[in-house]
Context: one part of a larger RNA
């Protein structure tokens, strides 16, 4: 100078307090341990690992095992011969790849040979998701979006170093104001971007429909107002008054105004820490393997199951269940695609084939709510595991190992121990809808929008920051 105290004062966060509503009990689902196993690939390990690489293991993926096969190679460069193809197709054999046999026959030309392609033989080499993230690069996570982290040049001090950045005040904030041997500056903070809350304007299709007609229906004449789109503007700045402050910063309240004091919300993450994480995204030093530790192919695994753990999902129901028949969104997808009307099925779906490269058309049915009716407090008309039958779909293929349907079966479960997790406003808590991935396959995750609380007295304590 740090950095640590169960030292001290100040100060801040869902840190606690004050609500709400989970977990922790039950079944599933998924992840991880450990056990098995011929393999159950490898990686991630307190916060920061466990619904995490994985935005999707039937085969493939695939890296594990078994077995079968290849050695200049699945893939790149070069050398030498040789051929004129390769490619598709056919036929033998296989469990499949390998293996063997056929059919076909390339452009260009100066006729020497060239491009291309391919066989063969030997080699230089390929090739390795082998090792080392404690040899690396580039990327991430964390503390922490916390408010810090540091320079020149002066000055102090023998120096290491100090000041400056400390002190009163203020702020989300090393924000600003005043003071000061300091007087400047940079990297962060705010602001510059995006989005959404308002208004005018310009534009009017594929969106709108006020007045005129029209109509089963913005359907069709028409209209350009409204709504919505998307271009450009405007609007908020402590800009106004009032009071505290020190006459400053700034604070408190008020007008007005859609919006008030950083309006909400995201992008952005300093100087560093953790020899943090990653050689299996990729690149890459060293080092190893080279008839294999490398390459094809088939079948298995990764889906195992005395158990323990974390992450959801449904539920134990009357603020509910189940029928009937009404109504309201946003975002988004879509051509090997969405895939309407009709028709068949109880139904998963099947025929079907309009329309649409999409404000024109599909997906599309939002649900949760309102209304009527039933069930009356039970392990039930809760709960749905489980298990048997029949089927539907995608794919060569659904046995290991998909998703769904119908008809039956109806398990624990009656609100949950110690202990712990989340949230402060359109949030929590409910309730559905789209995507990515992706032939199928989601209770995960990313978006999106209905319904729509409760509570903060306060900071003594508990975790974690920060300043002296």
């Nucleotide at each position: 100078u740090g950095a640590c105290g169960g030292g001290g004062a100040c100060c801040c966060g869902c840190a606690c307090a004050a609500g709400c509503g989970g977990u922790g009990g039950a079944g599933c689902a998924u992840g991880u341990g450990g056990u098995u196993u011929a393999a159950u690939u490898c990686g991630a390990a307190g916060c920061a690992a466990c619904g995490c690489g994985a935005a999707g293991a039937a085969c493939c993926u695939u890296a594990c095992c078994c077995g079968g096969u290849c050695u200049u190679g699945a893939c790149a460069u070069c050398u030498a011969a040789c051929u004129g193809c390769c490619a598709u197709c056919u036929c033998c054999u296989u469990a499949a790849u390998c293996g063997g046999a056929g059919c076909u026959u390339u452009c260009c030309u100066u006729c020497g040979g060239g491009a291309c392609a391919g066989u063969u033989a030997a080699g230089a080499c390929a090739g390795g998701u082998g090792g080392u993230g404690c040899a690396u690069g580039g990327u991430u996570g964390u503390c922490g979006u916390c408010a810090g982290c540091u320079c020149g040049u002066g000055u102090c001090g023998u120096g290491a170093g100090a000041u400056g950045u400390u002190g009163g005040g203020u702020u989300a904030a090393g924000u600003c104001c005043c003071g000061c041997a300091a007087c400047g500056a940079g990297c962060g903070c705010a602001a510059c971007c995006c989005u959404u809350a308002c208004u005018c304007u310009u534009a009017g299709u594929a969106g709108c429909c006020a007045g005129c007609a029209u109509u089963a229906a913005g359907u069709u004449g028409g209209g350009a107002a409204c709504u919505c789109u998307a271009g450009g503007a405007g609007g908020a700045c402590u800009g106004c008054c009032g009071g505290g402050g020190a006459u400053a910063a700034c604070c408190c309240g008020g007008a007005g105004g859609a919006a008030g004091g950083u309006g909400g919300g995201g992008a952005u993450g300093a100087c560093g820490u953790c020899a943090a994480a990653u050689c299996a995204u990729c690149a890459u030093g060293c080092c190893c393997c080279u008839u294999a530790u490398g390459g094809c192919c088939g079948g298995g695994g990764c889906u195992a199951c005395a158990c323990a753990c974390g992450u959801g999902c449904u539920a134990c129901a009357a603020u509910g269940g189940c029928g009937u028949a009404a109504a309201c969104a946003a975002a988004g997808g879509g051509a090997a695609g969405c895939g309407a009307a009709g028709u068949a099925g109880u139904g998963a779906u099947a025929c079907g084939g309009a329309g649409c490269a999409a404000a024109u058309c599909c997906c599309a049915a939002a649900a949760a709510u309102a209304a009527c009716g039933u069930c009356u407090c039970a392990g039930u008309u809760c709960g749905g595991a489980u298990u048997g039958u029949a089927g539907u779909c995608u794919g060569c293929a659904a046995c290991c190992c998909g998703a769904c349907u119908a008809c039956a079966u109806g398990a624990a479960g009656c609100c949950g121990g110690a202990a712990u997790c989340g949230c402060u406003a359109g949030u929590a808590a409910u309730c559905g809808c789209a995507g990515a991935u992706c032939a199928g396959c989601a209770u995960g995750c990313u978006g999106c929008g209905g319904u729509g609380a409760a509570u903060a007295c306060g900071u003594u304590c508990c975790c974690g920051g920060g300043u002296c």

Description: Predicted 3D model of a 468-nucleotide part of an RNA (small-subunit ribosomal RNA, 3' major domain) from an uncultured bacterium.